[in-house]
Context: one part of a larger RNA
RNA sequence: CGUUUAGUGGAUGCCUAGGCAUGUAGAGGCGAUGAAGGACGUGGCACGCUGCGAUAAGUCUCGGGGAGUUGCGAGCAAACUUUGAUCCGAGAAUAUCCGAAUGGGGAAACCCACCUUUACGGACCCUGGCGGUCGUUCGGUCGAGCAAUCGGCCGGCCGAUCACCAGAGUUCGUGUGAGGUAUCUAAAUCUGAAUACAUAGGGUUUAGAAGCAAACCCGGGGAACUGAAACAUCUAAGUACCCGGAGGAAAGGACAUCAAUUGAGACUCCGCUAGUAGUGGCGAGCGAACGCGGAUCAGGCCAGUGCUCUUAUCAAUCGAAGUGGAACCGUCUGGAAAGUCGGGCCGCAGUGGGUGACAGCCCCGUACACGUCAGUGAGAUAAGAGCCUCGAGUAGGGCGGGACACGUGAAAUCCUGUCUGAACAUGGGGGGACCACCCUCCAAGCCUAAGUACUCCUACAUGACCGAUAGUGAACCAGUACCGUGAGGGAAAGGUGAAAAGCACCCCGACGAGGGGAGUGAAACAGACCCUGAAACUGGACGCCU
Numbered sequence: 001c002g003u004u005u006a007g008u009g010g011a012u013g014c015c016u017a018g019g020c021a022u023g024u025a026g027a028g029g030c031g032a033u034g035a036a037g038g039a040c041g042u043g044g045c046a047c048g049c050u051g052c053g054a055u056a057a058g059u060c061u062c063g064g065g066g067a068g069u070u071g072c073g074a075g076c077a078a079a080c081u082u083u084g085a086u087c088c089g090a091g092a093a094u095a096u097c098c099g100a101a102u103g104g105g106g107a108a109a110c111c112c113a114c115c116u117u118u119a120c121g122g123a124c125c126c127u128g129g130c131g132g133u134c135g136u137u138c139g140g141u142c143g144a145g146c147a148a149u150c151g152g153c154c155g156g157c158c159g160a161u162c163a164c165c166a167g168a169g170u171u172c173g174u175g176u177g178a179g180g181u182a183u184c185u186a187a188a189u190c191u192g193a194a195u196a197c198a199u200a201g202g203g204u205u206u207a208g209a210a211g212c213a214a215a216c217c218c219g220g221g222g223a224a225c226u227g228a229a230a231c232a233u234c235u236a237a238g239u240a241c242c243c244g245g246a247g248g249a250a251a252g253g254a255c256a257u258c259a260a261u262u263g264a265g266a267c268u269c270c271g272c273u274a275g276u277a278g279u280g281g282c283g284a285g286c287g288a289a290c291g292c293g294g295a296u297c298a299g300g301c302c303a304g305u306g307c308u309c310u311u312a313u314c315a316a317u318c319g320a321a322g323u324g325g326a327a328c329c330g331u332c333u334g335g336a337a338a339g340u341c342g343g344g345c346c347g348c349a350g351u352g353g354g355u356g357a358c359a360g361c362c363c364c365g366u367a368c369a370c371g372u373c374a375g376u377g378a379g380a381u382a383a384g385a386g387c388c389u390c391g392a393g394u395a396g397g398g399c400g401g402g403a404c405a406c407g408u409g410a411a412a413u414c415c416u417g418u419c420u421g422a423a424c425a426u427g428g429g430g431g432g433a434c435c436a437c438c439c440u441c442c443a444a445g446c447c448u449a450a451g452u453a454c455u456c457c458u459a460c461a462u463g464a465c466c467g468a469u470a471g472u473g474a475a476c477c478a479g480u481a482c483c484g485u486g487a488g489g490g491a492a493a494g495g496u497g498a499a500a501a502g503c504a505c506c507c508c509g510a511c512g513a514g515g516g517g518a519g520u521g522a523a524a525c526a527g528a529c530c531c532u533g534a535a536a537c538u539g540g541a542c543g544c545c546u
Stems, first nucleotide, its partner, number of pairs: 001543007013531001014495002018466002020463007027455002029212002037098003040053003044076002048072002059092006068080003103112003113181005119174006126167004131162005137156008183209009216247001217245005227234001231281001257264002268295005278286002299447003302391001306387009318375001322370003328343003332339001344361002346350001352364003396420008406432001427442005482489002502530001505517004
């Protein structure tokens, strides 16, 4: 060096549990009735994930379902279940602590309170009841006495006192649970200073708000890198970013609009017009409108036969888990038949997946039919509320800015910081300086669906999308391990077999590791570092060369 045989290694092939994109529907919010997100617990044995919350892998009711079940998770133990479990759907209960966190505090998941209510006990006081003692007074009866009167017994009223029982209240002590106690805004109400009336301030009650969330929307602020081949007007760009607000959409919207001598007729969105007219250190660039074609169409109100909104009742429709759902046998090969051969059958079902290789007829499904909770709610009825007569510090003007495609320009139009300031339909605005004529419209009040934008999320479907260095960062316990004071950065890692049948037993060895037999299996060079098993790299054997 060559051939060969082993090892190492994990490429390639095949696969998919996960992704990516799109479509059609749905939903477009959750939250002081405590959210999103967490901490800590919770199992017979219990580390993690998942579920759940001291009722803690769960409780209750209703509906579905029909034989097994106690999650991943395999084991042991102990149980449940045709008196219907496990499981699926709907509704309820419970729901520790933190978190807007809201009684106060705080280094989140902890500390410390007060009020009300609740249990027990002590003390005081009041009321009622039973009983004892004493006193006042009345009645009956008996006795003594001529009588006044006195005494005994019984009953009643009132008062004092003692003891017990029951109840209410106040206060003190101990303990348990439950509820309440933040702030702001609005309304109502009770109070109430300096200071007379008042006001400020204070208290109470009721209602609302707050915080989170992917994009879309409106408004208030608002860069720079960059481009101009430098750079300053300009551009990037009203972009990024910050703040506020709202909705399922938002915004806009019913002509003080356009047009041009004909006329059109709210707004929004799309295709043209058109990279045109313009604008522009006339550089880089920026960049319309009229008109045409489409999508969708809707107009109303300001004191009344109105419109809009809210609430309540009824209610078509859609709608959960789910139910039924056709039709095949034999032969051969093989470890295994769905393959081969032979003969059949169904189809409103020959989409798809699984089953020991490729199954319309084996299983799950599919077409089709049925079911209908919660909810949805076309529409109908009733009740209630709101809208306050046409728009003046307005239009216009000066100065300074901004928006309009339009950079101050001949600069119309719109907005306004500041100073001013009309007319009143016999009036006013516009038609790109301005004037005349002409045309057109009626500002300074309000509401308005659809067409349009988006997708954190749900369901179904699809792919000349990926197939483990790909596709999400993440197919696997991944925003994990790990790194960083922190903001933040951020991996690697899939495959035995049809089925564990996961190698009983024996031998070497240290009662190892590892291996040899035996056995399982179609296969063990499928033995868990497990499908296939390339190359680099490393050994053994043989041959040849030096």